The RNA shown here (Glycine riboswitch aptamer) has 102 nucleotides and comes from Paenibacillus spiritus. NCBI's taxonomy places the organism under Bacteria, Bacillati, Bacilli, Paenibacillaceae, Paenibacillus. The prediction has a mean pLDDT of 81.
RNA sequence: AUGAGGGUGCAGGGAGAGACCGCUUGCUGAAGGCGGCGCCGAAGGAGUAAGCCCGGAUGCAAGCCGGGUGAAUCUCUCAGGCAAAAGGACCUGUAUCGGACG
Numbered sequence: 001a002u003g004a005g006g007g008u009g010c011a012g013g014g015a016g017a018g019a020c021c022g023c024u025u026g027c028u029g030a031a032g033g034c035g036g037c038g039c040c041g042a043a044g045g046a047g048u049a050a051g052c053c054c055g056g057a058u059g060c061a062a063g064c065c066g067g068g069u070g071a072a073u074c075u076c077u078c079a080g081g082c083a084a085a086a087g088g089a090c091c092u093g094u095a096u097c098g099g100a101c102g
Stems, first nucleotide, its partner, number of pairs: 006097008018037001020036005038082003044078001045076003051069006
């Protein structure tokens, strides 16, 4: 000792895009600082559909207008990233928390 959704830890997998240019520092490296151009989307963040709710004009409903709520791997590119490393949404396994259901 039924153990869902979910949270956390660990392990494995995990894409994209300039090892860009100039100056400086440094050990002729990487990293850092300043300036410049080009890119990526899967940390985070932001925006958004239908639906639902509220209000308004209208005799009522539908419809119309305005507002709120409202998802993402969609969109934006603030942040982050563009050799390796690190990180990385998400997936799998496992441990644990928890206690829906029984």